[in-house]
RNA sequence: UGAUAGAGGUCGCGAUCGACAAGAGUAGCCCGUUGGCCGGCAGGCAAGCGCAGACGGGGGAAAGGGGAGAUCGCCGAGGAGCGGACCAGCAGCCUGAGCUCGUCCGUGUCCGGGGCAGCGGAGAACAUCCGCUGAACUGUCGCCCGAAGGGGCGGAGAGCUGUCA
Repeated sequence: UGAUAGAGGUCGCGAUCGACAAGAGUAGCCCGUUGGCCGGCAGGCAAGCGCAGACGGGGGAAAGGGGAGAUCGCCGAGGAGCGGACCAGCAGCCUGAGCUCGUCCGUGUCCGGGGCAGCGGAGAACAUCCGCUGAACUGUCGCCCGAAGGGGCGGAGAGCUGUCA
C1' cells in the first nucleotide's frame, strides 16, 4: 500500500410487516339560526344574498406520522447540508410569486456512538423525526503520568483491530 474479516451498543443504524393507540367526535355532508363575506401576497374569473363566516343539532371518516413485537439488510451503518430532476399542499378556479412536505440522482461539505436538558423546525400531539448548543457517559487511537487498577489532555470513522500479500 492492497485484499479480507471484525469491534463499539441490550435504546448501535436503517428497511418491511401487521393487530393497536392517536388523529377525532375532527373534516367533507345534511338541517336550523344568524349573517354583506371579497380570501396567506399580486393580477384575474366564477358563484351566491337561503353567499362567506359564526353558533346549535344530526351524522361521521381517512391519510401522513407513531410505541412494543417479529423478520431482513448492515457498522458512514445511516443522518444532515448543498446541487439537479420530479411531485404535492397552502382560497371555488386560473396565472405568477412566496413558504413547506415528499421521492430519486449526484456530492468524502459536516457528524465515532447513544441517552439527558435547553432552543429551533416538521407534526394534531407531551408521540416521533431533524438541526444547533451544553454538561456528563461510552468506544477508539495518540501523547503524558502510574508498579498496576487506572488517570489527565487531545484528535476523528478518509478512523481502529486481526489475518494475508

Lysine riboswitch aptamer from a pig gut metagenome, 165 nucleotides, folded computationally.
Rfam family: Lysine riboswitch aptamer. From the family's description: Riboswitches are metabolite binding domains within certain messenger RNAs that serve as precision sensors for their corresponding targets. Allosteric rearrangement of mRNA structure is mediated by ligand binding, and this results in modulation of gene expression. This family includes riboswitches that sense lysine in a number of genes involved in lysine metabolism, including lysC.